[in-house]
Context: one part of a larger RNA
RNA sequence: AGCACAUGGUGAAUGCCUAGGGUCUGAGAGGCGAUGAAGGACGUGGUAAGCUGCGAUAAGCUAAGGGGAGCUGCACACAAGCGUUAUAUCCUUAGAUUUCCGAAUGGGACAACCUAAUAUACUGAAGGUAUAUUACUCGAAAGAGAGCCAACCCCGAGAACUGAAACAUCUAAGUACCGGGAGGAAAAGAAAACAAUAGUGAUUCCCUGAGUAGUGGCGAGCGAAAUGGGAACAGCCCAAACCAGAACGGCGUGCCGUUUUGGGGUUAUAGGACUGCAUUUAGAAUCUUACAUCAAACUGAACCUUCUGGAAAGUGGGGCCAUAGCAGGUGAUAGCCCUGUAAGUGUACAUUGUAAGGGACGAGCAGUAUCCUGAGUAAGGCGGAACCGGAGAAAUUCUGCCCGAAUUUGCCAGCACCAUCUGGUAAGGCUAAAUACUCCUCAGACACCGAUAGUGAACCAGUACCGUAAGGGAAAGGUGAAAAGCACCCCGAAUAGGGGAGUGAAAUAGUACCUGAAACCGUGUGCUU
Numbered sequence: 001a002g003c004a005c006a007u008g009g010u011g012a013a014u015g016c017c018u019a020g021g022g023u024c025u026g027a028g029a030g031g032c033g034a035u036g037a038a039g040g041a042c043g044u045g046g047u048a049a050g051c052u053g054c055g056a057u058a059a060g061c062u063a064a065g066g067g068g069a070g071c072u073g074c075a076c077a078c079a080a081g082c083g084u085u086a087u088a089u090c091c092u093u094a095g096a097u098u099u100c101c102g103a104a105u106g107g108g109a110c111a112a113c114c115u116a117a118u119a120u121a122c123u124g125a126a127g128g129u130a131u132a133u134u135a136c137u138c139g140a141a142a143g144a145g146a147g148c149c150a151a152c153c154c155c156g157a158g159a160a161c162u163g164a165a166a167c168a169u170c171u172a173a174g175u176a177c178c179g180g181g182a183g184g185a186a187a188a189g190a191a192a193a194c195a196a197u198a199g200u201g202a203u204u205c206c207c208u209g210a211g212u213a214g215u216g217g218c219g220a221g222c223g224a225a226a227u228g229g230g231a232a233c234a235g236c237c238c239a240a241a242c243c244a245g246a247a248c249g250g251c252g253u254g255c256c257g258u259u260u261u262g263g264g265g266u267u268a269u270a271g272g273a274c275u276g277c278a279u280u281u282a283g284a285a286u287c288u289u290a291c292a293u294c295a296a297a298c299u300g301a302a303c304c305u306u307c308u309g310g311a312a313a314g315u316g317g318g319g320c321c322a323u324a325g326c327a328g329g330u331g332a333u334a335g336c337c338c339u340g341u342a343a344g345u346g347u348a349c350a351u352u353g354u355a356a357g358g359g360a361c362g363a364g365c366a367g368u369a370u371c372c373u374g375a376g377u378a379a380g381g382c383g384g385a386a387c388c389g390g391a392g393a394a395a396u397u398c399u400g401c402c403c404g405a406a407u408u409u410g411c412c413a414g415c416a417c418c419a420u421c422u423g424g425u426a427a428g429g430c431u432a433a434a435u436a437c438u439c440c441u442c443a444g445a446c447a448c449c450g451a452u453a454g455u456g457a458a459c460c461a462g463u464a465c466c467g468u469a470a471g472g473g474a475a476a477g478g479u480g481a482a483a484a485g486c487a488c489c490c491c492g493a494a495u496a497g498g499g500g501a502g503u504g505a506a507a508u509a510g511u512a513c514c515u516g517a518a519a520c521c522g523u524g525u526g527c528u529u
Stems, first nucleotide, its partner, number of pairs: 001528009015514001016478002020449002022446007029438002031148002039101003042055003046078002050074002061095006070082003106115003116134007136145003152183001153181004163170001167217001193200002204231004214222002235430003238374001242263010268408001270373004274367004283361001287357006297345003303318003307314001319336002321325001327339003380402007389415001410425005465472002485513001488500004
């Protein structure tokens, strides 16, 4: 030096575990904010650095309800206290307090700071103190708005990479990004709709139709609708004609015009006004009352023993409960030990549901001469866009510019256009449900992960750290059943480290702590050279 065996160090894999995550389901909630939010700064404890809580009333104050022997958060120490049968701690609900910054709002500012005016008081004075008010926009005033917030929704504006195996029409895509606005949903919505000689009867969503009809450098690609089957269902209100009132104006002095208020009226088998005749009954929302629902919480069944063991829930024996054998804990694996679970009880405010009351609004017959039925609108031209439809034979919808109707014997649509026929009644408005989403709360589930996984984050993590900044962004879990966390002695300079002793089932479980692989580094013995 090599090899073998044994025994250590280092190291952290592996195994087991879970305090944290992931994906969903059901129910709830779907907003907070000038009564000052979200988010912070600074304070606040007997000792108090951090986290948590709270705000100069500062780990808290008041009230109501619950609960019942312990308590002064994480936090296991000391000190000083509180409480024990009901005013402790604690839980629920409702209040009070709530510094400074922040929309930040008296003015200013390099956020958490500086500094005013007016009124009142201290008070006579002050570069003093205290309290209140004082931003902007809209509004006559009352009052409202502003800012924050995960996704979902609507409107406006709107790419490129990419694909077409290059690339320009096209695609990606009306996507990403940006701006504005709203709600718990939003949007849409009660036919100027579809259809086809038969019919349907607002909208929305799902399945189908169907990768069909179409469109397309007919390339890449894009891509409907009706019908049928389901989910859910709900319908209404104005403008106008006409009547009445008021104000103003005009003049002809009792008429006209304008504005405004009230009545009336709301549609396609046209309807309404108007004229005549009649006249009453169903039924929403808000609201009121009653009942149910809802907090913390309460009651809540049934087991002993042998053996092994440090420990029994295991093993053996014999029982019991079950509207409860979900689950967690307890010194190993517990229906019957504990917390619980099933079931039942309880309840302030709010919520939701049901019933009753109440009553805005709402219904008819006949006549049809006259009047009304949404105008810079519909349509057309030019330029664009949306539709499955890229300008095409191109209907339909929107509109920047230019033009510009009709009035029920009217007008629009049925994919150029015309006729017949059929369907509808534009140019005003509202409308629940079925649908989309989850920052958040509660309950539950998983052929999801198990510490290089699962969130970036199981741990004081958006932290430490990096960057001028926008921004980027970690590592890091496990003693033991219980600290019983090694009194005392010895070596040592030692509060390092170790050896005894002691605890413990175990200390090769000793706070560098479960298990403790390999690489790597030793020691002992044997063999070989």
The part of an RNA shown here (large-subunit ribosomal RNA, domain I) has 529 nucleotides and comes from a Chitinophagaceae bacterium.
It matches the Rfam family "Bacterial large subunit ribosomal RNA". Gene Ontology terms of the family: structural constituent of ribosome and ribosome.